[in-house]
RNA sequence: GCGGAUAUAGUUCAACGGUAGAACUUCUGACUUCCAAUCAGACGGUGCCAGUUCGAUUCUGGUUAUUCGCU
Repeated sequence: GCGGAUAUAGUUCAACGGUAGAACUUCUGACUUCCAAUCAGACGGUGCCAGUUCGAUUCUGGUUAUUCGCU
């Protein structure tokens, strides 16, 4: 230099173009003499900039980062 893949919650992962979910974590409550465990609930997210579309995590272009391969 060229090509491919990935980017979603604090972490690990889902999501056939139609209100973004789960587990763990955190917080609150219940239970308990206290803690742990258990149960219930809450908080919290689509890398960035544009485009297509009635509507984009999803499709297109660019860009950034990580990663793999070729030279």
Overview:
This is a predicted structure of a 71-nucleotide RNA (transfer RNA) from Caproicibacterium amylolyticum. The RNAcentral record of the sequence draws on Rfam. The prediction has a mean pLDDT of 82.